[in-house]
Molecule: c-di-AMP riboswitch aptamer (ydaO/yuaA leader)
Organism: Dehalococcoidia bacterium
């Protein structure tokens, strides 16, 4: 000097997945249990809407379609188109890059007042330019 692995702290990203209170484990660390706030999801009238073997539905951006190939089917692979999501305070515009999964319900759910109910994980280090807004720093 380079590579790999691990630990600690700081600062951030995707996402709803954060903050806080009380009790118990003798105490700390940590863990468990039970609340509150906040954010997010599902069920659930009238009215309106829809049509359930071609089963149907939910979370999520993660869908639709064309061509070719593999396959009994379901699906899978490659290429194209449409559309959707993400890229470090935030909005708009323009480039550029990346993703388009996974899981669940179990014959069943449209919307939906009241009402009922559930979650608060997991995984990571992801740009640039212009015009505004907000915030911070600085004696200015």
């Nucleotide at each position: 000097g380079c590579c790999u692995c691990g630990u600690a702290a700081g600062u951030g990203c995707u996402g709803a997945a954060u903050c806080u209170c009380g009790g118990c484990c003798g105490c700390c660390c940590g863990g468990c249990c039970g609340g509150g706030a906040a954010c997010g999801g599902g069920g659930g009238a009238a009215c309106c809407a829809c049509u359930u073997c071609u089963g149907g539905g939910g979370u999520g951006u993660a869908u639709c379609u064309c061509g070719c190939g593999c396959g009994a089917c379901a699906g899978c692979g490659c290429g194209g188109g449409a559309c959707g999501g993400c890229g470090a305070c935030u909005u708009c515009c323009g480039a550029c890059g990346c993703c388009g999964a996974a899981c669940c319900c179990g014959a069943c759910a449209g919307c939906u007042c009241a009402c009922c109910u559930c979650g608060u994980a997991a995984g990571c280090g992801u740009u640039c330019g212009g015009a505004g807004g907000c915030g911070g720093g600085u004696c200015a």